[in-house]
RNA sequence: GCCUCUAUGGCGGAAUUGGUAGACGCGCCAGACUCAAAAUCUGGUGGUAGCAAUACCAUAAGGGUUCAAGUCCCUUUGGAGGCA
Numbered sequence: 001g002c003c004u005c006u007a008u009g010g011c012g013g014a015a016u017u018g019g020u021a022g023a024c025g026c027g028c029c030a031g032a033c034u035c036a037a038a039a040u041c042u043g044g045u046g047g048u049a050g051c052a053a054u055a056c057c058a059u060a061a062g063g064g065u066u067c068a069a070g071u072c073c074c075u076u077u078g079g080a081g082g083c084a
Base pairs, nucleotide, nucleotide: 001083002082003081004080005079006078007077010026011025012024019067027045028044029043030042031041032040046057047056048055049054060076061075062074063073064072
């Protein structure tokens, strides 16, 4: 230099052929149990603003296509592998 794969909440990791983004697990918070804790069980848990109702934002970054994009196209960045 060229080619392939890859990037999603705090972490791992889903999301059918473009059609509700964040399932499920871990972690965390609250509760039950316990003398107390561990383990176990139950409920909750993306971010920001707000007393709340609620609103807005969020798939590495920017742009495009589309009624609709994590998914398709282009450029850039990071990571992994291969060829020379």
This is a predicted structure of an 84-nucleotide RNA (transfer RNA) from a Bacilli bacterium. The sequence was found in a public genome assembly. Taxonomically the source falls in Bacilli (Bacteria, Bacillati, Bacillota).